Model confidence (mean pLDDT): 79 of 100. A computed fold for a 163-nucleotide RNA from an uncultured Verrucomicrobia subdivision 3 bacterium, annotated as c-di-AMP riboswitch aptamer (ydaO/yuaA leader). The model forms 96% of the base pairs in the Rfam consensus. Its Rfam family is "c-di-AMP riboswitch aptamer (ydaO/yuaA leader)". Rfam describes the family as follows. This family represents a conserved RNA structure found upstream of the ydaO and yuaA genes in Bacillus subtilis and related genes in other bacteria.
[in-house]
RNA sequence: UGCCCGUUGCAGCCUAAAUUCAAUUUCCUUCCUGAAGUUGGAUGCGGGGGAACCAAAUUCCCAAGUGAUUGGGACGGGGCGAACGAAGCCGGGCAACCGGUUUCAAGGCCACUUUCAAGGCCGAGCCCGUCAGCUAACCUCGUCGGCAAUUGGAAGGGCGAUC
Numbered sequence: 001u002g003c004c005c006g007u008u009g010c011a012g013c014c015u016a017a018a019u020u021c022a023a024u025u026u027c028c029u030u031c032c033u034g035a036a037g038u039u040g041g042a043u044g045c046g047g048g049g050g051a052a053c054c055a056a057a058u059u060c061c062c063a064a065g066u067g068a069u070u071g072g073g074a075c076g077g078g079g080c081g082a083a084c085g086a087a088g089c090c091g092g093g094c095a096a097c098c099g100g101u102u103u104c105a106a107g108g109c110c111a112c113u114u115u116c117a118a119g120g121c122c123g124a125g126c127c128c129g130u131c132a133g134c135u136a137a138c139c140u141c142g143u144c145g146g147c148a149a150u151u152g153g154a155a156g157g158g159c160g161a162u163c
Base pairs, nucleotide, nucleotide: 006163007161008160009159010158012147013146014145018043019042020041021040022039023038024037025036026035027034044143045142046141047140048139049138054133059074060073061072062071063070064069076131077128078127079126080125085104086103087102088101089100090099091098092097107122108121109120110119112156113155114154115153116152117151118150
């Protein structure tokens, strides 16, 4: 100096939501430097649109009618996301259906990664605007925001210290 083994410490979380370059603004400062923001670019990560082939293709309720049908009423369709949905109750309506609420629930998250067990949490919201299935080429958009730290077993890694 290199390699291997052992001991041992450390690593923030959800989300695609980060890194970097340039210009510029503000703050600190004697200067250098540093920090934060804005704009634009690049990379990375994530989303949407978009052929062929394939797939798909007008529902339900009430009234009239033997029937074909006629009249009226109700429900558009799609995207992001884990947040599909079901049952009960209350209100409106003859009904289809609409609104609210409770419980359950597909599914999702819990600290290096995977897995098993226990424990815990979420199971929302927003957008497009009558329009879009899949989809190569191609086109286009986003890169916010919110938090404070579960435990144990097995296997496999990263950075470091000491022996």